RNA sequence: GAACGAACGCUGGCGGCGUGGAUAAGACAUGCAAGUCGGACGCUGAUCAGAGGGUAGCAAUAUUCUUUGGUUGGAGUGGCGAAAGGGUGCGUAACAUGUGGGUAAUCUGCCGUGAAGUUUGGGAUAACUUGCUGAAAGGCGAGCUAAUACCGGAUGAGACCGAUUGGAGGCGACUUUAGUCGGUGAAAGUUGGGGACCUGAAAGGGCCUGACGCUUUACGAUGAGCCCGCAACCUAUCAGCUAGUUGGUGAGGUAACGGCUUACCAAGGCAAAGACGGGUAGCUGGUCUGAGAGGACGACCAGCCACACUGGAACUGAGAGACGGUCCAGACACCUACGGGUGGCAGCAGUCGAGAAUUUUUCUCAAUGGGCGAAAGCCUGAAGGAGCGACGCCGCGUGGGGGAUGAAGGGCUUCGGUCCGUAAACCCCUGUCAUUUGUGAACAAGUUUCAGUGCUGAACAGGCAACUGGGAUUGAUAGUAGCAAAAGAGGAAGGGACGGCUAACUCUGUGCCAGCAGCCGCGGUAAUACAGAGGUCCCGAGCGUUGUUCGGAUUUACUGGGCGUAAAGGGUGCGUAGGUGGCCGGGAAAGUCUGGUGUGAAAUCUCUGAGCUUAACUCAGAAACGGCACUGGAAACUCUCUGGCUUGAGGAUCGGAAGGGAGACUGGAAUUCUCGGUGUAGCAGUGAAAUGCGUAGAUAUCGAGAGGAACACCAGUGGCGAAGGCGAGUCUCUGGACGAGGCCUGACACUGAGGCACGAAAGCUAGGGGAGCAAACAGGAUUAGAUACCCUGGUAGUCCUAGCUGUAAACGGUGCACAUUUGCUGUAAGAGGAAUCGACCCCUUUUGUGGCGAAGCUAACGCGAUAAAUGUGCCGCCUGGGGAGUACGGUCGCAAGAUUAAAACUCAAAGAAAUUGACGGGGGCCUGCACAAGCGGUGGAGUAUGUGGCUUAAUUCGAUGCAACGCGAAGAACCUUACCUGGCCUUGACAUGUAGGUAGUAGGAGGAUGAAAGUCCGACGAGGUAGCAAUACCAGCUUACACAGGUGCUGCAUGGCUGUCGUCAGCUCGUGUCGUGAGAUGUUGGGUUAAGUCCCGCAACGAGCGCAACCCCUAUGUCCUGUUGCAAUCCGAACGAGAGUUUGGAGCACUCUGGACAGACUGCCUCGCUCAAACGAGGAGGAAGGUGGGGAUGACGUCAAGUCAGGAUGGCCCUUACGGCCAGGGCUGCACACGUACUACAAUGCCCGGUACAGAGGGAAGCAAGACCGCAAGGUGGAGCAAAUCUCAUAAAACCGGGCCCAGUUCAGAUUGUCGGCUGCAACUCGCCGACAUGAAGCUGGAAUCGCUAGUAAUGGCGCAUCAGCUACGGCGCCGUGAUACGUUCCCAGGCAUUGUACUCACCGC
Repeated sequence: GAACGAACGCUGGCGGCGUGGAUAAGACAUGCAAGUCGGACGCUGAUCAGAGGGUAGCAAUAUUCUUUGGUUGGAGUGGCGAAAGGGUGCGUAACAUGUGGGUAAUCUGCCGUGAAGUUUGGGAUAACUUGCUGAAAGGCGAGCUAAUACCGGAUGAGACCGAUUGGAGGCGACUUUAGUCGGUGAAAGUUGGGGACCUGAAAGGGCCUGACGCUUUACGAUGAGCCCGCAACCUAUCAGCUAGUUGGUGAGGUAACGGCUUACCAAGGCAAAGACGGGUAGCUGGUCUGAGAGGACGACCAGCCACACUGGAACUGAGAGACGGUCCAGACACCUACGGGUGGCAGCAGUCGAGAAUUUUUCUCAAUGGGCGAAAGCCUGAAGGAGCGACGCCGCGUGGGGGAUGAAGGGCUUCGGUCCGUAAACCCCUGUCAUUUGUGAACAAGUUUCAGUGCUGAACAGGCAACUGGGAUUGAUAGUAGCAAAAGAGGAAGGGACGGCUAACUCUGUGCCAGCAGCCGCGGUAAUACAGAGGUCCCGAGCGUUGUUCGGAUUUACUGGGCGUAAAGGGUGCGUAGGUGGCCGGGAAAGUCUGGUGUGAAAUCUCUGAGCUUAACUCAGAAACGGCACUGGAAACUCUCUGGCUUGAGGAUCGGAAGGGAGACUGGAAUUCUCGGUGUAGCAGUGAAAUGCGUAGAUAUCGAGAGGAACACCAGUGGCGAAGGCGAGUCUCUGGACGAGGCCUGACACUGAGGCACGAAAGCUAGGGGAGCAAACAGGAUUAGAUACCCUGGUAGUCCUAGCUGUAAACGGUGCACAUUUGCUGUAAGAGGAAUCGACCCCUUUUGUGGCGAAGCUAACGCGAUAAAUGUGCCGCCUGGGGAGUACGGUCGCAAGAUUAAAACUCAAAGAAAUUGACGGGGGCCUGCACAAGCGGUGGAGUAUGUGGCUUAAUUCGAUGCAACGCGAAGAACCUUACCUGGCCUUGACAUGUAGGUAGUAGGAGGAUGAAAGUCCGACGAGGUAGCAAUACCAGCUUACACAGGUGCUGCAUGGCUGUCGUCAGCUCGUGUCGUGAGAUGUUGGGUUAAGUCCCGCAACGAGCGCAACCCCUAUGUCCUGUUGCAAUCCGAACGAGAGUUUGGAGCACUCUGGACAGACUGCCUCGCUCAAACGAGGAGGAAGGUGGGGAUGACGUCAAGUCAGGAUGGCCCUUACGGCCAGGGCUGCACACGUACUACAAUGCCCGGUACAGAGGGAAGCAAGACCGCAAGGUGGAGCAAAUCUCAUAAAACCGGGCCCAGUUCAGAUUGUCGGCUGCAACUCGCCGACAUGAAGCUGGAAUCGCUAGUAAUGGCGCAUCAGCUACGGCGCCGUGAUACGUUCCCAGGCAUUGUACUCACCGC
């Protein structure tokens, strides 16, 4: 996707044609479904007509009896039918079915055609009457009676049986024909008409004639029986089955053959081409699907079969082992007087039950068909119709045209708009279907009657009827279909889907919940996937779901697959059946090809027509039915029979090679043990040890001996073998391969299900043997444990003989055989050639064994004459993963176990090869204060500071491995402040807008209350714009509403910024090329570098972001500049004894300030590297040399890294509070733990005194000099300076001199007390500083751990930002003094290429 006898959910207007108990072959109430014939027969009831008799009556008449005829009812005898039609699918794996044959082995009522006959007698019986009996159903007995019921006799054309003569046919059993003789055996009547004659009392009969019957027989037709070939389910975890079984003879039986039955005889019959058993099943035409081949199915319709409550049996009959017959048994149900009876819906309706599920207890015999009948006719739940069900197929409709204020409403929205949408409204039309009214069919042919013609007949009776004409009459469906009219858009649309597959998208709600889901999967706060809505898509009186079948699925592969690694080659050989098979002839014709004949039911399918308005549906014709059978022909190929051949195969001969196999014998080395000698304290063992051995003498060493096992070197991708496997030597026996020549056989061949044999190690049985090794076991170690790895011992076993087992990663993970297909190069064993004295080397060739590779193949890896290439033959095996090579069963085995071999259940994967990365207690190369070499620290002490924890009303929040923790914070007493407690405000502390109000308005001295904020009172008291003014507007205040506000949440919704890997050398692109592809190449390789830096090479060539350089500072020089800087020289002035100091002027040389320029580039030389370059090493020159030093600069990316509390920002949340104001408190809280620092522990030190040399900065609410006061902090005071001018501001270590003398000290300074100072509204919580006093821990710090390679570490001081002050010992800068590195094995981190991988959220993996 298609289909369905479907079911379920939602929905539902009409019609046509079909179709409807698939489950319980479960049970059934009720009605109907098989009768008919009086023209076969008797009886009886009713009724009509006629005749006769009786009774009453004068009679008419009434009534009764008998009888005849007609119509009609009842049961019965008799005939035919009931064996058809209708239902169901239990059984059946079968000659049941299909198809084609046979019957020389048969039957056939009714029907058709033909021949002959239809004669004569008899006795019963049902009905009926009556008796008995029973509840009933019924039964028994007696009596009367008829027939087309029953039974005799006669006849016998023909039939049958027996005997016999001749002919014809057949392979044959035999069949047939023409005769002769003998035997056997039939019948039924009914009815219509009739002139003469005969009979009878009459009716009638005889006789004639017609119709229907009856009997015998022949043929036909129809139907049936029996037999055979072929076809068609699963299972071998069913491998052997069979006693009437297989055959024969006799007999019986049947319509008929036959073990169909029986007696006897024989021992057969079937089976791997699947017997026997088990399971399932009606078979077919066909139906569904599919391109087909196939696969699945067998409803409706049609053919056959089987069955009729279950099982069995016969009777009747032409036909039955009988659905609506009989008998017996059983179950079930009903009736019962308990003794006994009755019943059979798988007929049509209908009921109950079970079920997801399947209809009316309808109409009619009008048509078609059937039964009976002479016929009319009767019967017919067959059939024809209607009803119910969208169950299916088909058709039709639910309106058509116009219509933009693009209405309202709803949805979305970027708020502009846009979609539903010409959709609606509105206007103009139409009238299908439904509704109402009217009209109104076809399906009807026959039947009957009358008249005529014809035939029969002696007939004008009668009968028949193909004919002609007239009359009467038959319709369930149905007052239906159809037709006509009327009215009005009026009555008539839903279902599913919208993440991908798969056509169709948004909003809201929800928040891993609720839910969805065919597979993948969706849902954890922005869900096109859930739910609702709007919109859209698909189909449409339906649409979805479920189930089932086929398809897609080449996913059982015939068409049309595979097996090195994905599932899959048997462990190996020999060989049976089977399959397959070389070259040249001849025959035959089984396969094959071709022609003809018969059959292949109809329906169905296909095509062409036709009929219903169309279609579905139906009808007609054709084709098809792929098949089977018979028959004629062909002979290439296959089979078969036959004659040959030698190339396949085999044999024989000669020859060399080899761990091929079996047995026997022999050998040396080594281990162990025993004995003896020498000799002394250890040996052994391990990462380190211990157990163990040893003073009873080990180990070591020498000699002798015992015993078992294995065979060093040779030894080789070397040899042999079918595989397993085979390694000391010799001998004997034995198998195979190979080479040479081409003698013999003549297709003898290949493969091989079963079968047989071999088959490592381990294991088992019995008997030996036992040196070493060594499961189990014991001990010692290791370890958290250590039933292990390591060590010391040690038993089975390992070895031999005889048997069993039968498996291995039994692997080339590659079955065997044959043929074909470019090459190069080893090696083993032969043969030939050339050459040589002879060889080797060399050439050719064969067999074996390797490497690399072409074409080709392969998913790739790879294979590649030893194929995984191209072909052929045969065998084995596979069909998603797990369960499971398991269970059960069978076979084998002593056992262990082997072999054969499932299912339930469960998962959506499991797997192969290759790619990019990541990772590795993988290997290689390289780098880095990574290690090493050093210096100084941390970890111990005290203090400072941050964090955790604890505590608290609050101890606000964030940062958390490196990459949080002296971090945000370049400075928390209030403020800051976000936290807590308490008091207050509500359009608000702040912005914009709208509306209303407001005139002593805005402002506001002052006052009350209060902790303040706030609340309340309040003298006084304005303004702007327009206008002449009134007034209006603004500003202000106030009321209300929009809104403000939020350090509230989400850094996992974000932008931006930042950290980190890492200043590591990497990260990519375009084009080209390679690869099926992911991807690769470039970027790898050889060198080199700090560097993917550069050079060389190269299927790559180029390019980008990074590196480097360009920028800044610094080191040298030149030029310029010259005050506030400088000061050599010159000239003054002042002071001084002098040296000199201070000062004014000239000056810019020098220092310096800050601008421009120069300089360094491997440029030059030597050597090294590959004869090269890049580069490296050294040197010259130079202030500086190989990026001179430092800074800024941070590739692609990683960590959902950090930050919503710096600011911004989506969403969510609060709105008299999570907003705002204020006071006080807290962020400083302290048992404790950690990080980062400072100060120390002292003598390279401390203290005192003296004395020298900086740089870089700051300064106005500022820095502040000199001077004075104070021990000091500081104070008073204020010259100078918005600064190269003044000031902070004395640099300190160093150096010189003195003291201390190794002590808890003249070290160290915590803590505490007292007194002071400073800032500030305010130092209580909670600031800093000073003086005096006090004088704690600490004597160099465990495990561990950090920083640093040069002006660096270490060490000494100085400055600045923040800031009123300060917790700074922090941060950022400056200068002074000034050290060590052999090297890359290891630890850590990183880079490059490589390797393995079951990882890819990537080893914190799985």
The RNA shown here (small-subunit ribosomal RNA) has 1406 nucleotides and comes from an uncultured bacterium.
Model confidence (mean pLDDT): 84 of 100.
Rfam family: Bacterial small subunit ribosomal RNA.